[in-house]
RNA sequence: GGGGUUAUAGCUCAGUUGGUAGAGUGCUUGCAUGGCAUGCAAGAGGUCGGUGGUUCGAUUCCACUUAGCUCCA
Numbered sequence: 001g002g003g004g005u006u007a008u009a010g011c012u013c014a015g016u017u018g019g020u021a022g023a024g025u026g027c028u029u030g031c032a033u034g035g036c037a038u039g040c041a042a043g044a045g046g047u048c049g050g051u052g053g054u055u056c057g058a059u060u061c062c063a064c065u066u067a068g069c070u071c072c073a
Base pairs, nucleotide, nucleotide: 001072002071003070004069005068006067007066010025011024012023013022019056027043028042029041030040031039032038049065050064051063052062053061
């Protein structure tokens, strides 16, 4: 220098013919128990790596770019 791949909640990860962003775990609150553990219920927490484009509408499609991993030279 060129190719591939990954980036989504604190953490680990889902999310296809483009149409309101989710799970587990963790956190907060309530209930059950004498208390802990545990169970149940509710809640908070996200500019979907960044910028731009296409579109009525983009996590999703396109271009560029940042970082990690990997292959080739």
RNAcentral holds the sequence, with entries from ENA. Predicted 3D model of a 73-nucleotide RNA (transfer RNA) from Buchnera aphidicola (Diuraphis noxia). Taxonomically the source falls in Buchnera aphidicola (Bacteria, Pseudomonadati, Enterobacterales, Erwiniaceae). The coordinates come from a structure-prediction model, not an experiment, and the mean pLDDT is 81. Rfam family: tRNA. It is annotated as a transfer RNA.